[in-house]
């Protein structure tokens, strides 16, 4: 110079005016002091907490995951590791189980799309029968033989060579793919050499389906408590335990005894759930890692029409995406530049 | 916030298990029919299937990202 991976910031600073959470004070709506949006708060794509329904039961169905071990509260997430792929490399990418359980589809073109088959064309060594013949034969035709070429097609039934043949063809060999036994190395994926078997079955499972594992349902507008208000009204349908409900698609089992739809009418409040936890950070110690154990130290948003802004000034590299609404741990997806650390290829 | 459904022509909707050139009704355009319109008759335009990416030989249809609409939540119960 060019790259490849990890990390981290996300303009600063100083001033007036405001908003808003909790704390004193008191004159009860001000005055003090503290706190006060992210790396994604996003998409709601998964996992878990929590809460209600049975204490989350069984059976089928439904859905998800899919190479091996391993970390976690868990996962579709991480981490190491195996094979594939790309790259000089450092590195990156992979929905990577099964087509030999069993069904289905491969449109058009093409002989043929999987029970197999022969359009073009190679070859006449055996047979049959015509001509012609100097009697060896020679040409043509039948029945036939092949799958080497060559057509089609996204794909065509193991590749290459060599040898053999009438012409071919695993038909024989040799190397390469395959399968198949049992060694050794690995916890495993799997991977090495060895024998051996000419060699069977294309492709699709992000078709259905087979194997392994996993999953009860909703969801903080979930739940719980105080208050208010109105018409605890009308209609329609279902159903009397072989029924209906209990938020799960069906049965089963368990509780309850009515449920559901329309139409009407009310209210538009308060309070806890609500933030302190798988919590940040630093260090030690295991571990190759992700993580895990222990000590220390810190206290960081909690509104409910819903706060975090707005003006001036100075400076810089002139400031992207973007706004919490129960909490967290992934993935994804948007995103201006900029700093650190390791490695790597050229010169 | 949370859960659910939908994107196809200008508008309203079709498009069983991927199949060749994506259809139909209104509407639009030209012609005819009229003395003119209209109804009617004929003919024609007019599609990135919301966008992107993948799986396949092939995708409106599967499978993932992403964008945009829409509905439903209390109480008498």
């Nucleotide at each position: 110079g060019a790259g490849u991976c990890g990390g981290c910031c996300a303009g600063g600073c100083a001033g007036u005016c405001g908003c808003u959470g909790c704390g004193c004070g008191c004159u009860u709506g001000c005055g003090c002091g503290u706190g006060g949006a992210g790396g994604a708060a996003a998409g709601u794509c998964c996992g878990g907490g929590c809460u209600c329904c049975a204490u989350a039961g069984g059976a089928c169905a439904g859905g998800g995951u899919g190479c091996c071990a391993g970390g976690u509260a868990a996962c579709g997430c991480c981490u190491g590791g195996g094979g594939g792929g790309c790259g000089u490399g450092a590195g990156c990418c992979c929905a990577c189980g099964g087509a030999a359980a069993g069904u289905g589809c491969c449109a058009c073109a093409g002989a043929a799309a999987a029970u197999a088959u022969a359009c073009c064309g190679c070859c006449u060594a055996a047979g049959c029968g015509g001509c012609c013949u100097u009697a060896g034969g020679g040409u043509c035709g039948c029945c036939g033989g092949u799958a080497a070429g060559g057509u089609u097609g996204a794909a065509a039934u193991g590749g290459u060579g060599c040898g053999g043949u009438a012409a071919g063809a695993g038909c024989g060999c040799a190397c390469c793919g395959c399968g198949c036994g049992g060694c050794c190395g690995g916890u495993a994926a799997c991977g090495g050499g060895c024998g051996u078997g000419g060699c069977a079955g294309g492709g699709u499972a992000a078709a259905c389906c087979c194997c392994a594992c996993c999953c009860g349902g909703a969801g903080c507008a979930a739940g719980a408590c105080c208050a208010a208000a109105u018409a605890g009204g009308g209609g329609a349908g279902c159903g009397u335990u072989a029924c209906g409900u209990g938020u799960g698609g069906u049965c089963c089992g368990c509780a309850c005894g009515g449920c559901u739809c329309c139409c009407g009418g009310g209210u538009a409040g308060g309070u806890c759930g609500c933030u302190a936890c798988a919590g940040g950070c630093g260090g030690c110690u295991g571990g190759u890692g992700a993580c895990a154990g222990c000590c220390g130290u810190c206290g960081c948003a909690g509104a409910u029409g819903a706060a975090u802004g707005a003006c001036u000034g100075c400076u810089c590299u002139c400031g992207a995406c973007a706004g919490a609404a129960c909490c967290c741990g992934g993935c994804u997806u948007a995103u201006c530049g900029g700093c650190c650390g390791a490695c790597u290829c050229c010169a | 916030g949370u859960g659910g459904c939908c994107g196809u022509a200008g508008c309203u909707c079709a498009g069983g298990u991927g199949g060749u050139u994506a259809g139909a009704g209104c509407g639009c355009c030209a012609g005819g029919u009229u003395g003119u319109g209209g109804c009617c008759c004929u003919g024609g335009a007019g599609g990135u299937c919301g966008g992107g990416g993948g799986u396949u030989c092939g995708a409106g249809u599967c499978c993932c990202c992403u964008c945009g609409g829409u509905c439903a939540c209390c109480c008498c119960a």